[in-house]
This is a predicted structure of a 348-nucleotide part of an RNA (small-subunit ribosomal RNA, central domain) from a metagenome.
The RNAcentral record of the full RNA draws on SILVA.
The prediction has a mean pLDDT of 88.
Context: one part of a larger RNA
């Protein structure tokens, strides 16, 4: 220095930005570091390879020849790879020109419900449940008008539709803002890919300090069901969810790390460009998505199948029997809860 994996069997980091490293498009000249040949120094002895001898053989030993790597100096070589010089335009980015979207932040507003509160008819129940029962209602409830407060969430449309790295995003308007897609083929000229470390985003819970507060609800009472009920059920209800700052950093964050090439078909749909029509339907086409079926291959099967889990190439991550152990101990990191790196002894 070399293995074989990673959708379900151990194993793809939650996802992105990106320094170093790694690897890298066509093409001419140079050079000549890698790299490859010659020569020549050196490459103790023992070892190793062969040959010859010694102990009766053998291990074991004498001799002798020769090889491997390694290293210097010298000359040539010039495919590849490296450096310099130059050139190109298939990559890669940028102009013009359209374009689809719950992508992202703020500020504003509508309606429909649920609660509460005044009022206004109106009486005895309501309510809930498998059945009840705690509740709640003669101080007038349920229901029903009518009028206000106030919170949170946006029925239809709504789609294996759409957008975002992902987490995630869903009434409507306005402001700002990111990325994508297609059309020209005008422009730069190789600016790419990939990413240890590093920074940055990252549901839901919690947590800080300050508001909010319908409704639904851990925790808590109560009623129930049961042998018991710490539980399903049913009345209540605090944190909580909400907003604003700042933390925390995990999850079954799911099953398949990014990036390029290549490899039969079929069919359905978004977004686009043509076509058509007075607008439309429809029809065609190719890119970019998003889905099912499927050839070849590939898989243990299951199943993947141009949105591969098929044929390659780059990089980076992880696995290495089962518990012990997403622990301990020690580092960081967090207010805290804990997070994060991450064993061993013992045992099967």
């Nucleotide at each position: 220095c070399u293995g074989g994996g990673c959708g379900u069997a151990a194993a793809g980091c939650g996802c992105g930005u990106g320094c170093a490293g790694g690897c890298g498009g066509u093409u001419u000249g140079g050079u000549a570091a890698g790299u490859u040949g010659g020569a020549u120094g050196u490459g103790a002895a023992a070892g190793c390879u062969c040959c010859c001898g010694g102990c009766u053989c053998a291990a074991c030993u004498g001799g002798g020849a020769g090889a491997u790597g390694c290293c210097g100096u010298u000359c040539a070589a010039u495919a590849c790879u490296g450096c310099c010089a130059g050139a190109c335009u298939a990559g890669a980015g940028g102009a013009c020109g359209g374009u689809a979207g719950a992508g992202g932040a703020a500020g504003g507003u509508a309606g429909a419900a649920u609660u509460c509160c005044u009022g206004g008819u109106g009486u005895a129940g309501u309510g809930g449940u498998g059945a009840a029962a705690u509740g709640c209602g003669u101080a007038g409830g349920u229901a029903u008008c009518a009028g206000g407060a106030g919170g949170a969430a946006u029925a239809c449309c709504a789609g294996u539709g759409g957008c975002g790295a992902a987490g995630g995003c869903g009434g409507c308007c306005u402001u700002c803002u990111g990325g994508g897609c297609c059309g020209u083929u005008c422009c730069u000229g190789a600016c790419g890919c990939u990413a240890a470390g590093a920074c940055g985003c990252g549901a839901a819970a919690g947590c800080a300090u300050g508001g909010g507060u319908a409704g639904c609800g851990a925790a808590c009472g109560g009623g129930a069901u049961u042998a018991g009920a710490a539980a399903c059920c049913c009345c209540g209800g605090u944190a909580g969810u909400c907003c604003a700052u700042g933390c925390c950093g995990u999850a079954a964050a799911c099953a398949u790390g990014c990036a390029a090439a290549c490899u039969a078909g079929g069919u359905g749909u978004u977004g686009u460009g043509g076509u058509g029509u007075a607008a439309a339907a429809g029809c065609c086409a190719u890119c970019a998505g998003u889905g099912c079926c499927g050839c070849a291959g590939c898989u243990a099967a299951c199943g993947c199948g141009a949105u591969a889990a098929g044929u390659u190439u780059g990089c980076c991550g992880c696995c290495u029997g089962g518990g012990g152990a997403c622990u301990a101990c020690g580092g960081c990191c967090g207010c805290a809860a804990g997070g994060u790196u991450a064993a061993a002894a013992c045992u099967c």